[in-house]
RNA sequence: GUUUGAUCCUGGCUCAGAACGAACGUUGGCGGCGUGGAUAAGACAUGUUGUGCGUUGGUUGCAGGGUAGCAAUAUUCUGCAAUCGGAGCGGCGCAAGGGUGCGUAACACGUGGGCAAUCUGCCGUGAAGUUUGGGAUAAUUCGCGAAAGCGGGACUAAUACCGGAUGUGGCAACUGGGAGGCAUCUUCUGGUUGCUAAAGUUGGGGACCGCAAGCCUGACGCCUCACGAUGAACCCGCGGCCUAUCAGCUAGUUGGUGAGGUAACGGCUCACCAAGGCAAAGACGGGUAGCUGGUCUGAGAGGACGACCAGCCACACUGGAACUGAGACACGGUCCAGACACCUACGGGUGGCAGCAGUCGAGAAUUUUUCACAAUGGGCGCAAGCCUGAUGGAGCGACGCCGCGUGGGGGAUGAAUGGCUUCGGCCCGUAAACCCCUGUCAUUCGCGAUCAAACGUUGGUAUUUAAAAGAUGCCAGCCUGAUAGUAGCGGAAGAGGAAGGGACGGCUAACUCUGUGCCAGCAGCCGCGGUAAUACAGAGGUCCCGAGCGUUGUCCGGAAUUAUUGGGGCGUAAAGAGCUCGUAGGCGGUGUGUCGCGUCUGCUGUGAAAACUCAAGGCUCAACCUUGGGCUUGCAGUGGGUACGGGCACACUAGAGUGCGGUAGGGGUGACUGGAAUUCCUGGUGUAGCGGUGGAAUGCGCAGAUAUCAGGAGGAACACCGAUGGCGAAGGCAGGUCACUGGGCCGCAACUGACGCUGAGGAGCGAAAGCAUGGGGAGCGAACAGGAUUAGAUACCCUGGUAGUCCAUGCCGUAAACGUUGGGCACUAGGUGUGGGACCCAUUCCACGGGUUCUGUGCCGCAGCAAACGCAUUAAGUGCCCCGCCUGGGGAGUACGGCCGCAAGGCUAAAACUCAAAGAAAUUGACGGGGGCCCGCACAAGCGGCGGAGCAUGCGGAUUAAUUCGAUGCAACGCGAAGAACCUUACCAAGGCUUGACAUGUACCGGAAACAUCCAGAGAUGGGUGCCCCGUAAGGUCGGUGCACAGGUGGUGCAUGGUUGUCGUCAGCUCGUGUCGUGAGAUGUUGGGUUAAGUCCCGCAACGAGCGCAACCCUCGUCCCAUGUUGCCAGCGGGUUAUGCCGGGGACUCAUGGGAGACUGCCGGGGUCAACUCGGAGGAAGGUGGGGAUGACGUCAAAUCAUCAUGCCCCUUAUGUCUUGGGCUUCACGCAUGCUACAAUGGCCGGUACAAAGGGCUGCGAUACCGUAAGGUGGAGCGAAUCCCAAAAAGCCGGUCUCAGUUCGGAUUGGGGUCUGCAACUCGACCCCAUGAAGUCGGAGUCGCUAGUAAUCGCAGAUCAGCAACGCUGCGGUGAAUACGUUCCCGGGGCUUGUACACACCGCCCGUCAAGUCAUGAAAGUCGUAACACCCGAAGCCGGUGGCCUAACCCGUUUGGGGGGAGCUGUCGAGGUGGGACUGGUAAUUAGGACUAGUCGUAACAAGGUAGCCG
Repeated sequence: GUUUGAUCCUGGCUCAGAACGAACGUUGGCGGCGUGGAUAAGACAUGUUGUGCGUUGGUUGCAGGGUAGCAAUAUUCUGCAAUCGGAGCGGCGCAAGGGUGCGUAACACGUGGGCAAUCUGCCGUGAAGUUUGGGAUAAUUCGCGAAAGCGGGACUAAUACCGGAUGUGGCAACUGGGAGGCAUCUUCUGGUUGCUAAAGUUGGGGACCGCAAGCCUGACGCCUCACGAUGAACCCGCGGCCUAUCAGCUAGUUGGUGAGGUAACGGCUCACCAAGGCAAAGACGGGUAGCUGGUCUGAGAGGACGACCAGCCACACUGGAACUGAGACACGGUCCAGACACCUACGGGUGGCAGCAGUCGAGAAUUUUUCACAAUGGGCGCAAGCCUGAUGGAGCGACGCCGCGUGGGGGAUGAAUGGCUUCGGCCCGUAAACCCCUGUCAUUCGCGAUCAAACGUUGGUAUUUAAAAGAUGCCAGCCUGAUAGUAGCGGAAGAGGAAGGGACGGCUAACUCUGUGCCAGCAGCCGCGGUAAUACAGAGGUCCCGAGCGUUGUCCGGAAUUAUUGGGGCGUAAAGAGCUCGUAGGCGGUGUGUCGCGUCUGCUGUGAAAACUCAAGGCUCAACCUUGGGCUUGCAGUGGGUACGGGCACACUAGAGUGCGGUAGGGGUGACUGGAAUUCCUGGUGUAGCGGUGGAAUGCGCAGAUAUCAGGAGGAACACCGAUGGCGAAGGCAGGUCACUGGGCCGCAACUGACGCUGAGGAGCGAAAGCAUGGGGAGCGAACAGGAUUAGAUACCCUGGUAGUCCAUGCCGUAAACGUUGGGCACUAGGUGUGGGACCCAUUCCACGGGUUCUGUGCCGCAGCAAACGCAUUAAGUGCCCCGCCUGGGGAGUACGGCCGCAAGGCUAAAACUCAAAGAAAUUGACGGGGGCCCGCACAAGCGGCGGAGCAUGCGGAUUAAUUCGAUGCAACGCGAAGAACCUUACCAAGGCUUGACAUGUACCGGAAACAUCCAGAGAUGGGUGCCCCGUAAGGUCGGUGCACAGGUGGUGCAUGGUUGUCGUCAGCUCGUGUCGUGAGAUGUUGGGUUAAGUCCCGCAACGAGCGCAACCCUCGUCCCAUGUUGCCAGCGGGUUAUGCCGGGGACUCAUGGGAGACUGCCGGGGUCAACUCGGAGGAAGGUGGGGAUGACGUCAAAUCAUCAUGCCCCUUAUGUCUUGGGCUUCACGCAUGCUACAAUGGCCGGUACAAAGGGCUGCGAUACCGUAAGGUGGAGCGAAUCCCAAAAAGCCGGUCUCAGUUCGGAUUGGGGUCUGCAACUCGACCCCAUGAAGUCGGAGUCGCUAGUAAUCGCAGAUCAGCAACGCUGCGGUGAAUACGUUCCCGGGGCUUGUACACACCGCCCGUCAAGUCAUGAAAGUCGUAACACCCGAAGCCGGUGGCCUAACCCGUUUGGGGGGAGCUGUCGAGGUGGGACUGGUAAUUAGGACUAGUCGUAACAAGGUAGCCG
């Protein structure tokens, strides 16, 4: 951040931080310090470790002797020296160093101890010695063999090998004495006996004895012993992984005795004996894993890890084994077996990079087949020195950390490009250019280190020695550098060579444009994208970091989200076991004493170094390195303290229990028993129905039902009392009586003396349903059958009905087993009921009453708690003790495994995968086939219609080149359109134009254009002729050519403004302050009345206010005042056949303007002394007087881009514009709105009466004449209270028709005309004659209207040349009926209730089925691990044997014997075979789960339409 419309809570998911042996993408200048096969303990080509000394061999030289020779010389022998090369004998090393982490859950490691149970080469110290003999053997040579190698003969040495001597000592046995300790014992000091060592090499000397050797002296060795140091072995306490879906394991196992074995204790091994040993504080088994110092993270506690460096362990192709040695069961040794690889002459052999480089393979991934022993260290050596892939360096990799640079200063016309723009400008931006500088790094040239001190050698000196040499110490000189011509320093040149990556919707710092159009794509979570995307892609800009930046992975953090840490919870969110008893365990009252285990404290040892941290220092700084301190929270030892916990001992009574006396009760078990009712049977009475339902039917009944009376049978349940009541641990318990029996409560205070609480495992009880066996069976009643209902109805309803329900016995062991609240103890305001006891007061006594107290059970309520709801002495408050349980939703209480069960099933109990939620409480709405209240032509009561016919008009559909477009439930459809023949006109066809039919600006050019007329053409248009600019000028006008631009009824009403419809003229919608609530919100606005009204009154934590209502406005109705023409005419006068015609008048009507009037004001009843209501009076009008205008907050992404305006997109010789013709007028059909009718309340004919409101100059047009008529001729009057349209019609009077498809009805069609107009063909209206269709009152259904209304009758107007008008808008004439009432339908208002809805019921949502994808379970079978059984049994140690072999040593005169050995053999033993177990992989088929769009129904959410849910 994310669940909601919003809120609060619970709760998960996700992000920001740090780290890494990393990898990937992209980019890449330098240096320092680090670091680099994490995977295949896979396989490995090649290269790459011994050394010193003696002896021996070859060559050369020197010396001496011999032989041959006259001699030179040759040859041979001996000795010495130098040099060369490989092997061998011997010594030491090879057990170190280096690598890896397979194995190992273990005394392997860490830590602290023990060893009185041990060993220790080289090294150090001390003591004693170093004597005398002997026998072999390798190299060499010969043979065999491809080789590896093997065999034979002959020779020789040693510090090699073997005897003898000596014995300071050592070891052993026996035997005395002393001291100590920790049990076995240890130690000191005696005696006797036995056993037991050795090796030489070399420098110097000539003083001593001596020719020499011996001798003397020095160095290096050798032997014995003791001690030290170092290293190693063994033993013990404690500590550190997961799993109980591993619960039992163990025969050398546990112990003993004896023996063997070992350096040493020990079942380490063996024989015998005993039967032990381990385990819930987790044995045994399985999985995983080297352990630690430490590393990363974290505030810490913790969590995760164990690369590099350091300590320990383990391993060296795999498995086994020993030899040698001080040390190994041995990385570069041996033997055996196995796998693999190589060589081979096929006979046989060889090998082991988990050393350093390097190769292949595997993998996302990890370096050079480098230099040097100069330093440090190691081995050998007296030493020089040699060896050393240890090590020191370099190389490669941005892999990490650290440092540096890619320039600095100035520079505004704020340049250009680019981007944006409101077109003004703004951004990039002092950034660049330009000017002045600097020179790190890189480049180049030159100089040039530290790390080096030793050893050695030369000289000197001191000690050792008789002396010297030698050795040792000191001083001086000389010698030694891989890195490296590197670091560093100096010179030179020139801004010259050096910047990228990611992000920019929120979290999270950073925004615009263009493209795209649920596409392409993004995404850590929420989520973006369907034509205006700050979320995709590109660009400009910005932000963050910077030689890096991002991504991925892993770990810690945030996460108080496993909560030890004052750091969680369990009534409803996940979570109290159905209940009780009780084992282990945990916890536990009062007093005293003792111990000092826990606990507190001082000191000592240890806690390696490195790391960390502090301080200081060294590389120019830093990283890095050095020195010192701290830390190392631990363990062990030791001294002290004793309050508290604990152990032991003694006491106490308040907890607990016992006793005694009372008391209530559906507590339990068994036996017996009662009446009412249902059903059945029998009999009587009695007749046609009964029964059942919303309505029916199935069913029963004339073979006599139902009804009714009597008798009988049988089973089950117990009305009234009865309750908010009682009992029980829970489940549960109800007619009555008896028997047996458990527990509670009250009172007393006699007894015991902490005996207590809880309770993992365990045991018992445990509704209903179900199972088993045997009974029983009246009623009810799963299954089942039938009847209904229904689209279906495997249901709800009805009629039947089997299991079952009942009893006995045995299982099952679960429920929404709920107070959804575990048990115990203590404390913390009250009020009011009710059940059971005891006591006090009062009463003469009883009862009633008042009070106190104990114990149950309810309600209300304070503090407190709680997310809220709520809980509140019966806590969900405040504390303590113990147990159980929870950790997101789904998958799933499922699978597998185990245990239980006869079965059904129960208990225990996962994972893969998937979602970003699931959920609790409360709020506001909306909704309900929830409730109650109220209103409306909403129903009802009425009147007239529509729906049927014909026609008109509109729409759909179809058709068409086009039938332009829009409007679509109410709220589109006689609507936009108050006028489609052309025009309109937007559509179609054809023909034209392109700055355009229209506007503005500008540049240049021109003098026309208009008008008149002719030709072509359908016309637009084109061509021709005539006329031919104005103004002094500037300029104007018009045309042409260009540039900007025009134009669009093209798109988007889901980008918009404006306008409009609708709910609805419904009574509502809100705000400020206050108050309440954590909050959303509530209050006000609810309540009681009342109203047409949120109208008003009263009450009230509300008080006020606003938009609505009402009123104010217009009109009609009464009266008054003023005025009096064109209106009027009562009275006066004049005139006419007649008429306000004239004079005149203002009374009246009327007109215009202004006023009055109506306010529940008055009276009475009701009502809260209210609002108001009912009735009445007066009045033209009475309770809003009638009508109109007026439409709150909002809803419907309602309608309109085609009235207009407008953003964006699109067209620009066309989607613009002009023209002719056509179309919008089509027509199988469907719908809507009307007109005319179907007739007698009528039609027709004749006569006759009365309006209002309008219109009129491109106009209305009178009188008159013509025509049957439409109309024509004609023109008086009138720009209109004057004249005209103009006749009002229904009505009234009279006549006719007489119930018919008519004298109703008028469609349709034929003919003839009139008028308008350029033009009536497509396509006008009207008139006349003729024609005379359907239709006889309209199915289901549906509409309007409550009074001057409905119905009916005509008149006028707008638009308009004419007209489709029967439409629309107005006007008046005539003029009703009905309303009991609010049950129902529809719509609306307010209150309340439920909710899983909030796109708000046109909501939400469940399951089967079909299709696809994904992971998982089961599954015949098939490939690994350990154990077991059996078989064979290598090498090897040990044992036995040893006829064969045998130099030294012993015995023996000798043959020989002892001794030793080969060979053979026994135990053990790697390995092989087998069946099962366990684990993982795979698998035909199969099962459920998740996700996605379908099919069928509608189970749940509202009383969800049968209340829902649990078993």
Molecule: small-subunit ribosomal RNA
Organism: uncultured bacterium